[in-house]
SAM riboswitch aptamer (S box leader) from an uncultured Bacteroidota bacterium, 114 nucleotides, folded computationally.
RNA sequence: CUUCCAUCAAGAACGACCGAGGGACAGGCCCUGAGACGUCGUAGCAACCGCGUUUCGAAUACGAAACAUAAUGGUGCUAAAUCCUGCUCGAUACGAAGCCGAGACAGAUGGGAA
Numbered sequence: 001c002u003u004c005c006a007u008c009a010a011g012a013a014c015g016a017c018c019g020a021g022g023g024a025c026a027g028g029c030c031c032u033g034a035g036a037c038g039u040c041g042u043a044g045c046a047a048c049c050g051c052g053u054u055u056c057g058a059a060u061a062c063g064a065a066a067c068a069u070a071a072u073g074g075u076g077c078u079a080a081a082u083c084c085u086g087c088u089c090g091a092u093a094c095g096a097a098g099c100c101g102a103g104a105c106a107g108a109u110g111g112g113a114a
Base pairs, nucleotide, nucleotide: 002113003112004111005110006109007108008107013042014041015040016039017038021031022030023029025086026085027084028083043078044077045076048074049073052067053066054065055064056063057062082106087103088102089101090100092098
């Protein structure tokens, strides 16, 4: 980088360093020299994987499903709903815009595969 699956309106910040942009893209709207973004340390959130229990298949190994508490491990996350919108459809409407709803695309994270 490619592909598949799941989730994305909840939750959780301080300090040090650095010094100008940052929030993926475009438009908007925000954050930011009262120091953002980033890096590091510490702390926390969450529960994807792992760990645990049960059931099923299997001689074991293992695989699948469900569940619960916890949070030692692998990640992830700790401004704003993925910050909002983007494309399509539905509903409303004479129609369009707008609002509302559903989905797609894109993105993020985890797990699997190649």

Background: The coordinates come from a structure-prediction model, not an experiment, and the mean pLDDT is 78. Its Rfam family is "SAM riboswitch aptamer (S box leader)". Its family is annotated with regulation of gene expression in the Gene Ontology.